[in-house]
Context: one part of a larger RNA
RNA sequence: GCCGGCGAGUUAUUGUAAGUAGCAAGGUUAAGGUAUUUUAAGUACCGAAGCCGAAGGGAAACCGAGUGUUAAUAGCGCGUUAUUGAAGUUGCUUGCAAUAGACCCGAAGCUGAGUGAUCUAUCUAUGUCCAGGUUGAAGCUUGAGUAACAUCAAGUGGAGGACCGAACACGGGUAUGUUGAAAAAUGCUGUGAUGAGAUGUUGAUAGGGGUGAAAGGCCAACCAAACUCAGCGAUAGCUGGUUCUCUCCGAAAUAGUUUUAGGACUAGCCUCAUAUGUUUAGUUUAGGAGGUAGAGCACUGAUUGGACUAGGGCCUGUCACAGGGUACCAAACCCAGAUAAACUUCGAAUACCUAAACUUGAAAGUAUGGGAGUCAGACUAUGUGCGAUAAGGUUCAUAGUCGAGAGGGAAAGAGCCCAGACUGCCAGCUAAGGUCCCUAAUAUAUGCUAAGUGGAAAAGGAAGUAAGAAGGCCGAGACAGCCAGGAGGUUGGCUUAGAAGCAGCCAUUCCUUGAAAGAGUGCGUAAUAGCUCACUGGUCGAGUCUUUUUGCGCCGACAAUUUAACGGGGCUAAGCAUAUAACCGAAGCUGCAGACUCAUAAAUAUUUAUAUUUAUGAUUGGUAGGAGAGCGUUGAAUAAGCCGAUGAAGCUGUUUGGUGAUGAAUAGUGGAGGUAUUUCAAGUGAAGAUGCCGGC
Repeated sequence: GCCGGCGAGUUAUUGUAAGUAGCAAGGUUAAGGUAUUUUAAGUACCGAAGCCGAAGGGAAACCGAGUGUUAAUAGCGCGUUAUUGAAGUUGCUUGCAAUAGACCCGAAGCUGAGUGAUCUAUCUAUGUCCAGGUUGAAGCUUGAGUAACAUCAAGUGGAGGACCGAACACGGGUAUGUUGAAAAAUGCUGUGAUGAGAUGUUGAUAGGGGUGAAAGGCCAACCAAACUCAGCGAUAGCUGGUUCUCUCCGAAAUAGUUUUAGGACUAGCCUCAUAUGUUUAGUUUAGGAGGUAGAGCACUGAUUGGACUAGGGCCUGUCACAGGGUACCAAACCCAGAUAAACUUCGAAUACCUAAACUUGAAAGUAUGGGAGUCAGACUAUGUGCGAUAAGGUUCAUAGUCGAGAGGGAAAGAGCCCAGACUGCCAGCUAAGGUCCCUAAUAUAUGCUAAGUGGAAAAGGAAGUAAGAAGGCCGAGACAGCCAGGAGGUUGGCUUAGAAGCAGCCAUUCCUUGAAAGAGUGCGUAAUAGCUCACUGGUCGAGUCUUUUUGCGCCGACAAUUUAACGGGGCUAAGCAUAUAACCGAAGCUGCAGACUCAUAAAUAUUUAUAUUUAUGAUUGGUAGGAGAGCGUUGAAUAAGCCGAUGAAGCUGUUUGGUGAUGAAUAGUGGAGGUAUUUCAAGUGAAGAUGCCGGC
């Protein structure tokens, strides 16, 4: 992992609601007893204690259709009465709640009583063990030496948590091993090896306790509190799981409060029943309330320029005060401009409220009661805040979708676009989106694009190209090119070493000749020189120049596994714009056939409730969840019945009925039991729980 079996809303009591049955202003017995029957179990009958209801008010005494409050019947509270106004109670079934383990499995832990020192820690008692080699302390002896000591030398001696190194003990390094040979080892290499040494046997210390040369170490392979059993089904606002079918409806992820934030309670939103009977919703009309968008500057703030002018600064002035100046700062007033979520002289569209009419009518609303779930929301669009007018960010509001929604499109995609799946069909029409091939379906017309733009991007840049607009020049010859001229006063004056058109400064930068020519546009020289431009003539012979608007393009353009920024092929349209006509395309719509539910109408039947049938019409996505109707399993009654050796149950096939859970028939196997119908009672349905047990 698979297969098989087992495996989770139960039971008791009480309450509450619905359904149903009995009786009814009443209802009902409990414990217990009697009778009957074969024990048990049951049945019938007694048993009025008690409980609920028929009356309330008050804390109560108490009073009573009233009562309480109070000095007061003055008020007021709660009741009574009234309106054709008035029902309870006891069983049973079901839903839910409370109390109990309370749907099932699951802690870490807490407490108590015991069991453990054969592992290991320390200690007690008593034993055992340490090859071999080395070094050579004190002391002693002899000699030398001293006044005597001291001291020195040689020998002897055999000390040491001394040295080297086996056994023994340890475990520093490294490799292997890592579903191991091994739940800690093996190989190589190491450390200690007469000591605080190693080791055998026996004994002692026990769980908030021991022991510890101290690591929170060790106390029988996981010790910041051992193990076993018990309290115990501890508790778990947490995780996981929770078993047959069909039908109807169908949420929420919000508000308030919370030692509250992943939990809860009340409300909101869902469902069911009853009541009400259009009260709901939409449109139009009429009438309202408002201060948003926008706009504006009349207020409150913020703000630019100018004018005007207090005050201040600076300069000047005077013995001082005055006075004067000011390219300084600047209140108030004035003019112009412009600004605001917490400004408003103004002011919408929507939305909101009220009323009427109309429309909708198997569609809603409201009230009461039973049952819930929800309280982590997500993205998209729009309007705000926070953030960086960042985020698949965050917080609100309005709407949509997902959530709980399948189908078609967007290559692929919860939240985008289209569209809401009852079932069947080898029928038709469409939506979004598409129509060269992959891939269902296409053509025409007029333009644009040359960039593979299309098929990612900005500021900015450019004789890209197409269509327009405005304005210059132009056969009296434009624009571009080519040929020629481009002079004189003069080297203007100043400055300067020099300054001659061209370092710099000044200037009404003038005059002359001329077709034209600046006291000079740029290069150049030390300064000149030289080249050139403006300007003019000739040649040429028809358009040319500037500004601007719009469409489509170009550059700007740079990232990490692989082309990789059209889904691909590929495309010059199979790109873009405009227009026309077709087609394809979904579970949408239509057609045909069928089913469920609901509404309306009719008929039939029935004691009623209602049921059945027919017709017409409208529906039928769905998580949490509510409601309804069923299938099957085990047992009981029916049943001393019925089926069964002419073959029960079970098993393996086949055929077949039913929307389905499932039913029936039949063949084989099997070899003795099974059980219709109706009703009752449950240990009543498995794929999941790292489920439990067994098998493989």

The part of an RNA shown here (large-subunit ribosomal RNA, domain II) has 696 nucleotides and comes from a Spirochaetota bacterium. NCBI's taxonomy places the organism under Bacteria, Pseudomonadati, Spirochaetota. The RNAcentral record of the full RNA draws on ENA.